[in-house]
Molecule: Lysine riboswitch aptamer
Organism: chicken gut metagenome
RNA sequence: UGAUAGAGGCGCAGAGCUCAUCAGUAACCCCGCGGAGGCGUCAGCCGCCUGUGAUGCCGGGCGAAAGGGUGUUCUGCCGAAACGUCUCGCCAGCUGUUUGGCGCGGCGUUGGGCGCCGGGACAACAUCCCUGCGACUGUCACAUUGCGUGGAGUGCUAUCGUU
Numbered sequence: 001u002g003a004u005a006g007a008g009g010c011g012c013a014g015a016g017c018u019c020a021u022c023a024g025u026a027a028c029c030c031c032g033c034g035g036a037g038g039c040g041u042c043a044g045c046c047g048c049c050u051g052u053g054a055u056g057c058c059g060g061g062c063g064a065a066a067g068g069g070u071g072u073u074c075u076g077c078c079g080a081a082a083c084g085u086c087u088c089g090c091c092a093g094c095u096g097u098u099u100g101g102c103g104c105g106g107c108g109u110u111g112g113g114c115g116c117c118g119g120g121a122c123a124a125c126a127u128c129c130c131u132g133c134g135a136c137u138g139u140c141a142c143a144u145u146g147c148g149u150g151g152a153g154u155g156c157u158a159u160c161g162u163u
Base pairs, nucleotide, nucleotide: 001161002160003159004158005157006156009078011077012076013075014074015073016072017071019069028061029060030059032057033056037049038048039047040046042096043095044094045093081110082109083108084107085106086105088103089102090101091100092099111137112136114134115133116132118130119129120128121127139151140150141149142148
């Protein structure tokens, strides 16, 4: 220096099934009030609904789903993966220097799980994400007759090769 293979454990991610929540919510229907706008992210255009009464509000009937989560099985793995940012492409009626979602790639941060404060997402106290802090843990280095200090995965260990 190249290739291959490994290790860290409440390890990471994905898929199927399952259960609870979402929620007595949304949508739809009926009664009443009300009286001109409403919807398609934002703006313009265009389209649709609306005095045969819209948006909105009260009461009633009926009544979901997705995302997120639990459990379990299988799969892929150990920068596994997560987050931030940027170019490009696709989707949201058309356009756009708007907003959101998805995907490939570039750059940057993080060894890992856990707990706590704060912040964010969410229906949510579940769960997830981010900064910080704390001990623990794996790894390497430096110390050490003691039980410590520090670094980061572009690391560490092993094998085979090259110089």